[in-house]
Context: one part of a larger RNA
């Protein structure tokens, strides 16, 4: 993994409610006891409980009675109980199941290992050569030296044995710690055998929270014990009806709870929303500076600092700074002389809606909430970021679009139709509908990512100049003369720099010159001007499309294919497609309304509330069925008003079942890393 079986709201006693019954100013019996066809029924049993009278702390009063001076006004009351069964809830128990680490109580444990006590064993070989001893030397005797003996050591090298430092290897291993190959100890604080002793907050520990039987920051076994688990899993048939919340305020309270909100059913009331109209209260947006405050420029200039003055000071002065006030332009959530729009409250008319609303009881769930748009606060005018306020979506919502998608668009699925019409969205193909009309843009594959900033891209638009007295650009012409202006300077002649009344003058026109150029001159041009030509030409400025700007990692930023008088983008217009939205027919179920045949509305759902129903196993009774084959398997094309579900026949099998009516419950499996078995 997957078949089968198993497996979770249960029982008591006690409160408060809904319903069903019995009896009712009453209702009921407990224990107990009698019978009797004895799990059980009847029948005695009135002790006790509940109700019939409340109010007040109380005296105490009474259909009232407390406050209180009060005869005012207030609070409680005065309106049937009651005993039973059954449903839903709740308390007290294990109280829907499993599920801790853990605490406490007796007890087992030191065959493993720790560390002690007796009592045994066991260490191949091979090296170094200490003390002492002996001789020889040496002294005066001693120290001392040499040789030779000896055979000391937590001494050396190294096998058994004991350790485990290094690295392969093994990692569902050959092994719940092991193989290989090096490595260390190896006469000692050594190895080892065998008997014994120390025990759980305790022993032992060359000390590591390290070991006490594959278990140790507190062993293991059984009990307290069904420890507690605000905490995670799980919790078993079916239709109908209605449908939440992720807020508020308290909490050693924040992933928990309890009160309120929002849901449900029940009874009882008779309101309740929405538009418009009319009447109020606000101080937001905006705007303002008149107040708080911030904040720019000038003016004016209390003061103030600097200077001159002086024993001190007056006093003079200042291109310092600078109140107050003046002009002038600004800013503000916690600034306001103003000041909306919506939005809020209320009364009545009038129009919509039609139980949506208020009261009381029984049941709940919710207290992580998400993202879109708005208008804000934090934050960096960041975040699929964190916070509240309006709205909507998903949460609890399927259908269509956005290629693909909770939360974005368009739309709320009772059921079945090979019927219609639309919406968003789309129409050239994949792919349902236009290779639709119509007039412009784009040429960047812009469309199908993006800024500041930058370009004679290209389309419209406004507006100036200059133009047939001939512009614009091209050509051919000429661009002079005083003079090489004056200064300066080696030179300075239009043209290094400086200066200026930047002049006169001939002119159709020509600067005391617009660049290149010479050392400086010369030379080439230019502004103007004449001619040729023969229509236009040149700045500015707003608007449309589009260009650069533009670099990243699987594969190229349309879903692809492809597309350019478009299948791009602007404006118009005419069809068509397209959904579970409308609509047509058939059906069903619930709610209203109706005497009724009918008619109208409704019918998505998660937590979660209410309703009705299916199966199973006993129990009671009645009616049946079974060896001419009961139950159970297996097979199958009926039934069903919609489900759980249910018959008919055949097979097989061999001994019991079946409806109805009741009633009771070990009452429905898929899911708990569930338990057992199997495969």
């Nucleotide at each position: 993994u997957c078949c089968g079986g198993c497996g979770a709201g249960u029982u008591g006693c006690g409160c408060a409610g809904a319903c069903u019954g019995g009896c009712a100013a009453g209702g009921u019996u407990a224990a107990g006891c009698g019978u009797c066809c004895c799990a059980g029924a009847c029948g005695c049993g009135g002790a006790g409980c509940c109700a019939a009278a409340g109010a007040g702390a109380a005296a105490u009063c009474a259909a009232g009675u407390c406050u209180u001076a009060a005869c005012a006004g207030g609070g409680c009351c005065a309106c049937a109980g009651u005993c039973a069964g059954c449903c839903g809830g709740c308390g007290c128990a294990g109280a829907c199941c499993c599920g801790a680490a853990a605490c406490c109580g007796g007890g087992u444990g030191a065959u493993c290992u720790a560390u002690c006590c007796a009592u045994g064993u066991c260490c191949a070989g091979g090296a170094u050569g200490a003390a002492g001893c002996u001789g020889c030397c040496g002294u005066a005797a001693a120290a001392g030296g040499c040789a030779g003996u000896g055979g000391a050591g937590g001494u050396c090298c190294g096998a058994a044995c004991g350790c485990a430092c290094a690295u392969c290897c093994g990692u569902u291993g050959a092994a719940a710690a092991g193989g290989g190959u090096g490595g260390c100890g190896a006469u000692g604080a050594g190895g080892u055998g065998u008997g014994g002793a120390u025990a759980g907050g305790g022993g032992a520990g060359a000390a590591a929270u390290u070991c006490c039987a594959a278990u140790c920051g507190a062993a293991c076994c059984c009990g307290g014990a069904g420890a507690u688990a605000g905490c995670u899993g799980g919790u078993u048939c079916u239709c109908c009806c209605c449908g939440a919340a992720a807020c508020a305020g308290c909490u050693u309270u924040a992933g928990g709870g309890c009160u309120g909100g929002c849901c449900u059913c029940a009874c009882g009331g008779g309101a309740g929303u929405c538009a418009u109209a009319u009447g109020g209260a606000g101080g937001u947006a905006g705007a303002g500076c008149a107040c708080u405050g911030a904040a720019u420029a000038c003016c004016c200039g209390c003061g103030g600092g600097g200077g001159c003055g002086u024993c001190a000071a007056a006093g003079c002065u200042u291109a310092c700074c600078a109140a107050a006030g003046g002009u002038u332009a600004u800013c503000a959530a916690a600034c306001u002389c103003c000041g909306a729009a919506u939005g809020c409250c209320a009364u009545u008319a009038u129009g919509a809606u039609g139980c949506u609303c208020c009261g009381u009881g029984g049941g709940a769930g919710u207290c992580a909430g998400a993202c879109u748009g708005c208008a804000c606060g934090a934050g960096a005018u960041a975040a699929g970021u964190c916070g509240g306020g309006c709205a909507g979506u998903c949460a609890a919502a399927a259908g269509g679009g956005a290629a693909a998608g909770a939360g974005c668009c368009c739309a709320g699925a009772c059921c079945c139709g090979c019927g219609g019409c639309u919406a968003a969205g789309g129409u050239c193909c994949c792919a349902a509908a236009g290779u639709g009309u119509g007039u412009g843009u784009u040429a960047a594959g812009u469309g199908g990512a993006a800024a500041a900033g930058g370009a004679u891209g290209u389309g419209g638009g406004a507006u100036u100049u200059c133009g047939a007295a001939g512009a614009c650009a091209g050509c051919u012409a000429g661009g002079a003369u005083g003079u090489u202006g004056g200064c300066u300077c080696a030179g300075a002649a239009g043209c290094a720099g400086c200066c200026a009344c930047a002049c006169a003058u001939u002119c159709a026109a020509a600067g005391a010159g617009u660049g290149c150029g010479u050392a400086a001159c010369a030379g080439c041009u230019c502004a103007c001007u004449a001619g040729u030509c023969g229509a236009g030409a040149g700045g500015u400025c707003c608007c449309g499309c589009g260009c650069c700007g533009a670099a990243a990692a699987u594969g190229u930023c349309c879903g692809g294919g492809g597309c350019u008088g478009a299948a791009a983008c602007a404006c118009a217009c005419c069809g068509c497609c397209g959904a579970a939205g409308c609509c047509c027919g058939g059906g069903a179920a619930c709610c209203g309304c109706g005497c009724a045949u009918g008619c109208g509305g409704u019918u998505g759902g998660u937590a979660g509330g209410g309703g009705a129903g299916c199966a199973u196993u006993g129990u009671u009774a009645a009616u049946c069925c079974g060896c001419c084959g009961a139950a159970g398997c297996u097979g199958u094309a009926c039934c069903g008003g919609c489900a759980a579900g249910g018959a008919g026949c055949a097979g097989u099998g061999g001994a019991g079942g079946a409806u109805u009516a009741a009633g009771a419950a070990g009452a429905g499996a898929g899911a708990a890393u569930g338990c057992c078995g199997g495969a």
Predicted 3D model of a 679-nucleotide part of an RNA (large-subunit ribosomal RNA, domain II) from Lachnospiraceae bacterium MD335.
The organism belongs to Lachnospiraceae, within Bacteria.
The full RNA is in RNAcentral, with records from Rfam.
Its mean pLDDT, the model's own confidence on a scale to 100, is 84.
It matches the Rfam family "Bacterial large subunit ribosomal RNA".